[in-house]
RNA sequence: AAUAAUCUUCAGGGCAGGGGUCGUUUCCCUACCGGCGGUAAAGCCCGCGAGCCGAUAAGGCAGGAUUCGGUGAAAUUCCGAGGCCGACAGUUAAAGUCUGGAUGGAAGAAGAUGACA
Numbered sequence: 001a002a003u004a005a006u007c008u009u010c011a012g013g014g015c016a017g018g019g020g021u022c023g024u025u026u027c028c029c030u031a032c033c034g035g036c037g038g039u040a041a042a043g044c045c046c047g048c049g050a051g052c053c054g055a056u057a058a059g060g061c062a063g064g065a066u067u068c069g070g071u072g073a074a075a076u077u078c079c080g081a082g083g084c085c086g087a088c089a090g091u092u093a094a095a096g097u098c099u100g101g102a103u104g105g106a107a108g109a110a111g112a113u114g115a116c117a
Base pairs, nucleotide, nucleotide: 005113006112007111008110009109010108017029018028019027031097032096033086034085035048036047037046038045043084044083051061052060053059066082067081068080069079070078088100089099090098
C1' cells in the first nucleotide's frame, strides 16, 4: 500500500393547458418524467434493483419499450429526425405522473476503522 472483516452516510423523477363527463391529475388531445452496474456517455443493448412465493435465508416466479441518417477506430449510448415503454394495491371512472405499503426495502455509490500472511 492492498485485501478480508466491521461500521457510517447517501441512494427516483413526473399532469401545466384544453376537450368530454353527474363524476376523472385515471378517458381523449397535449404536457411532463427516466433508479443502479457494464459498455463510446443508454428509460427502450447486457445484467441488476423495486413486486410476489419462501423463513427477512438458499432458491424460485413474474417483469416493458428503437428505428433511420450522420460522425468515429469504436456509439441501438453521442448529434439530427421520428417512434415506443412504464410493478403492486386503492379510487364516484380505467393511473408511468394522485393516494398507499414506504419514517420501509434495495441494485449500488462514497467514506471511516483495519488485521493475518

Notes: The prediction has a mean pLDDT of 84. This is a predicted structure of a 117-nucleotide RNA (FMN riboswitch aptamer (RFN element)) from Mordavella massiliensis.